[in-house]
Context: one part of a larger RNA
Order: sequence, then C1' cells, then structure tokens
RNA sequence: CUGGGCGUAAAGCGGGCGUAGGCGGCCUUUCAAGUCGGAUGUGAAAUCUCCCGGCUUAACUGGGAGGGUGCAUUCGAUACUGAUGGGCUAGAGUGCAGCAGAGGGAAGUGGAAUUCCCGGUGUAGUGGUGAAAUGCGUAGAUAUCGGGAAGAACACUAGUGGCGAAGGCGGCUUCCUGGGCUGUAACUGACGCUGAGGUCCGAAGGCGUGGGUAGCAAACAGGAUUAGAUACCCUGGUAGUCCACGCAGUAAACGAUGGAUACUAGGUAUAGGGGGUAUCGACCCCCUCUGUGCCGAAGCUAACGCAUUAAGUAUCCCGCCUGGGGACUACGGUCGCAAGACUAAAACUC
Repeated sequence: CUGGGCGUAAAGCGGGCGUAGGCGGCCUUUCAAGUCGGAUGUGAAAUCUCCCGGCUUAACUGGGAGGGUGCAUUCGAUACUGAUGGGCUAGAGUGCAGCAGAGGGAAGUGGAAUUCCCGGUGUAGUGGUGAAAUGCGUAGAUAUCGGGAAGAACACUAGUGGCGAAGGCGGCUUCCUGGGCUGUAACUGACGCUGAGGUCCGAAGGCGUGGGUAGCAAACAGGAUUAGAUACCCUGGUAGUCCACGCAGUAAACGAUGGAUACUAGGUAUAGGGGGUAUCGACCCCCUCUGUGCCGAAGCUAACGCAUUAAGUAUCCCGCCUGGGGACUACGGUCGCAAGACUAAAACUC
C1' cells in the first nucleotide's frame, strides 16, 4: 500500500456543541480544473517481446524491428465531479395555532417517619441474635401520652409510563428557563450531514474553604463466631453522605450496539397529538404522525439472537481493533492541591 472487522470473540470516544477537513437535493447558463479522446514531442543505452546472425549447442552475445507505465505541449468532447451566474421547494430552519412531560435553575412551603430534649403515666427489664454477649436501664429505661427542636428523604399515585444529549430527573406552590410532538403551509431558499484538534456537560467516591450533621455509615473500638477471623453477625462510632463555592473527570458512564439519511411483510400493547366515523355528548371503531415495549416474515448471524427503535439493504463522516501475559504498566509529556487522570512502550515469556 491492498484488506478484514468492532452486541457477546480484540475493537463505538461517557455525552453534547462545534473549527478545519470530508461528503452533500432538483432544474438551468457559462467555463473546462478533474475526467475522456486525437495529434506531436519525450520516454538514453542495457533489460523485455519477435525476426536474423556468431561461438559445435546453450547460457552468453551482434544486428534489425516492436513495445513502453508516464510526462509535456496542443486540438477537441461536456454525461458526471468542480467553478460561475440564475431559478425551485421535497432537505434544513423560521412563523402561526395547539399539546404532554420526575427536562434545568432559584425561592418558599407540607405531612408521615427517625433521633434528641422537656413533662405526665408506669415498673423491671430492654435491646439484639442461629444462639448469645458487649450496650442501655431503679440516677427510672423499654412501652405509652402531650409539648418542643433538628436534619435528611419524599409512602400511596407509579406504569417494560414520562422527560433529558448523556450523567440523570419523583411531596406541593411560585418565578425564570431549555428542548420535543402535532396541525398549518405564511416566510427563507440547500442555509445540510459528520466532525481531527478545541470547548462545555459529566453518577458514586475523592480533594480544598466555610457551614450543617437526624438517620445511615468506610476507618476505628468492643461483643460474638472460629483452629485463627485484621471478615460475614451484633453494640457503638468518625470521616463521608446534606448546603454554598471551587477542583477532580472516572464507572459493567451498558442497548457492552457512534451519528445522519433512504429503502425493506405483518401482528399486538402502551404514552402524547391530529383527522374521520358515530353520538345530545363522552366512549367504541377506522386512518395517520411521534415515542416506548413484546412477538415475528424476508434477510443477516459462528451461534445466541437482531429483525421499520436492525445486528437487514445501501451511501456519507468520525472513533477504534490487529494473539495471551508483561500492561488500563514503566519512562517522557500534558493536566491536577493531592489522590491521580490522559497519552503510552520494551525486555522477557507462552
């Protein structure tokens, strides 16, 4: 260089936005860069092919002819790509009329439960386990009633339900705010797709500063268990979990399945719209768009399975893989307060 791949065998960046680049709808004008054709020149010799010859033959070698990727100049062709000008509306976007939603941010607020404090009743246990013990309790516990305080999470509704790009989002009210869907077809007129770098978001845990701390709970202490028990079980318990601001940037960040577009049997359920039918009206029924599931035809697949939400049939762009271990490592570099993250070998070995 030519390949084959990426659901589970190695392989889809955790996710968005977007620069360069790559790719890109329909009709038409002009140009002729790519593309195609002709001519001319060049393409040294040797080599290669064919013919004839010389060494007894061959290798080798002499002569002649041919061929030669390509390059340059020039003359043409114009379907496609490109460039230029004009136009279109099916892609994309805007407007208008509606709709659903735990989408995001801020402020306020509610009840149940838990723990603690105060008071009443009340008396000897309680708690915990496989069984116990540590623990708590006559300085009155547990239980029960009344009052108060605090923090955190929001039972039921609740649903292979909804929303979000992903992480994720669930009491209620208000304010600010992003996106989506349906209908219409008024407007713009290819404004699009992807996206190396870049930039932003990014669970849990962790870090910094300052608050907060009810419950839970790494570490730690004690009690058990056990041969031992640095565990599993029990009693306690600090970071942390919560809030504000900043850092960190990783996960089985999973659908282990990158994004976009088009096409390719159906059936069924469900969520949000629209249209028709029906009706006094709401249901019912039919059609349709968007989403979420299940089953399944063709096709694909090593099989499992996937199957209009493709892993089918195709195109475009990006990322990634190339035997196992060594190694999500070392060194170097960049970033970070640190922990560490990103990038990423080799010796050796099977």
The prediction has a mean pLDDT of 86. This is a predicted structure of a 350-nucleotide part of an RNA (small-subunit ribosomal RNA, central domain) from a Dehalococcoidales bacterium. Rfam family: Bacterial small subunit ribosomal RNA. Rfam links the family to the GO terms structural constituent of ribosome and ribosome. Taxonomically the source falls in Dehalococcoidales (Bacteria, Bacillati, Chloroflexota, Dehalococcoidia).